[in-house]
Context: one part of a larger RNA
Molecule: small-subunit ribosomal RNA, 3' major domain
Organism: uncultured bacterium
RNA sequence: UGACGGGGACCCGCACAAGCAGUGGAGCAUGUGGUUUAAUUCGAAGAUACGCGCAGAACCUUACCAACACUUGACAUGUUCGUCGCGAGACUAAGAGAUUAGUCUUUUCAGUUCGGCUGGACGAAACACAGGUGCUGCAUGGCUGUCGUCAGCUCGUGUCGUGAGAUGUUGGGUUAAGUCCCGCAACGAGCGCAACCCCUACUUUUAGUUGCCACCAUUUAGUUGGGCACUUUAAAAGAACUGCCAGUGAUAAGCUGGAGGAAGGUGGGGAUGACGUCAAGUCCUCAUGGCCCUUAUGUGUUGGGCUACACACGUGCUACAAUGGUACUUACAAUGGGAUGCAAAGAGGCGACUCUUAGCUAAUCCCUAAAAUGUACCUCAGUUCGGAUUGUACUCUGUAACUCGAGUGCAUGAAGCUGGAAUUGCUAGUAAUCGCGGAUCAGCGCGCCGCGGUGAAUACGUUCCCGGGUCU
Numbered sequence: 001u002g003a004c005g006g007g008g009a010c011c012c013g014c015a016c017a018a019g020c021a022g023u024g025g026a027g028c029a030u031g032u033g034g035u036u037u038a039a040u041u042c043g044a045a046g047a048u049a050c051g052c053g054c055a056g057a058a059c060c061u062u063a064c065c066a067a068c069a070c071u072u073g074a075c076a077u078g079u080u081c082g083u084c085g086c087g088a089g090a091c092u093a094a095g096a097g098a099u100u101a102g103u104c105u106u107u108u109c110a111g112u113u114c115g116g117c118u119g120g121a122c123g124a125a126a127c128a129c130a131g132g133u134g135c136u137g138c139a140u141g142g143c144u145g146u147c148g149u150c151a152g153c154u155c156g157u158g159u160c161g162u163g164a165g166a167u168g169u170u171g172g173g174u175u176a177a178g179u180c181c182c183g184c185a186a187c188g189a190g191c192g193c194a195a196c197c198c199c200u201a202c203u204u205u206u207a208g209u210u211g212c213c214a215c216c217a218u219u220u221a222g223u224u225g226g227g228c229a230c231u232u233u234a235a236a237a238g239a240a241c242u243g244c245c246a247g248u249g250a251u252a253a254g255c256u257g258g259a260g261g262a263a264g265g266u267g268g269g270g271a272u273g274a275c276g277u278c279a280a281g282u283c284c285u286c287a288u289g290g291c292c293c294u295u296a297u298g299u300g301u302u303g304g305g306c307u308a309c310a311c312a313c314g315u316g317c318u319a320c321a322a323u324g325g326u327a328c329u330u331a332c333a334a335u336g337g338g339a340u341g342c343a344a345a346g347a348g349g350c351g352a353c354u355c356u357u358a359g360c361u362a363a364u365c366c367c368u369a370a371a372a373u374g375u376a377c378c379u380c381a382g383u384u385c386g387g388a389u390u391g392u393a394c395u396c397u398g399u400a401a402c403u404c405g406a407g408u409g410c411a412u413g414a415a416g417c418u419g420g421a422a423u424u425g426c427u428a429g430u431a432a433u434c435g436c437g438g439a440u441c442a443g444c445g446c447g448c449c450g451c452g453g454u455g456a457a458u459a460c461g462u463u464c465c466c467g468g469g470u471c472u
Stems, first nucleotide, its partner, number of pairs: 007472007015462002019426005026318008034309002042053002064304007073129001077128003080124005087106008109119003131293002134291003140287002142282003145278001147276001152191006158167003171182003197270004202238006211228003216225002241264001244258005320419001324378005336367003341360002346355003385416001390411007432454007
């Protein structure tokens, strides 16, 4: 000077408390450990690994295993020689295929000094070399997590101290904040805070199609004429600053209340992450030093594996029911996506789906709601709760669903009656609950990222638990 203390003082945070809904018990999904295996590829490991890398393992992916093949190589550059087209398509034979052996058809490169001269392509031979998801994240770059969106971290000059260093940055108030005010051997400054950026809440102006419909006609229908007032869309501008009033405070910074206002004291949300910490993570995104392999640790193919299963843990989904279940009825979104695509209407099928085909390069057409509402039944039961598991018949995608896809019908109808110790999230359009969309993607999610609908309870307070900040 720091760090630490079951030392002290002050302060903050869904940290506790007050509440709501959960997890931990059940079934299933998914990740991990362990075990097994020819292989179950590799990484991630308290918080900060475990629905994580993986925005999607049937083949491919794929890195793993078995078998079969190749060796200047699947890919790049260079030297020498040869061919002039290369290429594309079809066929035959062997094979699991990669591949190997052969036949046929089509096409006949560019420049040119007309010299196979230059380029381009292919083949051959050797070499230089290629190649490596091989090792080292404790050799590294880059990127990322975390403390933490916590309020801190420093510098110049001056002053003090022999010096390490101190001061400033401490103190009195205040703030979300090293935010601001006052004081002070300090005076200033930088990186952070805040603001500047985006979305959202209000208004105005501009604009009026594909959007909208108050008025006038018209129609089954904003359908058509008409209109751009309203809604809305998307550009610009305004608006909030403790600006005004009262109280309080030190005549300060500020705090409390009020007015006006769509919005009030950071209005709500996002992006934004200081100096640094954890030799944190990643050599399997990429890049890269060193080491290692070079007829193999490289490359290709077929099949298998990553999907195993006594068990243990994490994260989720569905439930155990009457604030419910079933049947019928019935209303209202937003974000997005859509030409190898989205698909209406119609028809067939109990259904998954199929057939047919409008419209749409999309404010025009399509995907496109559910919970809620109303009526009836069920009457507390392992049930008209719950849906696992299994049988069987099908549908769809795809060369191909055996290992190992998703979905549908019929039948089957397991555990489960609210969950021990313990433990998680959340302070408002939030929790809870309801559906919808998208990325990846041929197909496939209860995951992830978004969107809207319905819509609470509670906060006395800071003694205690956890984490953090300042002084001592």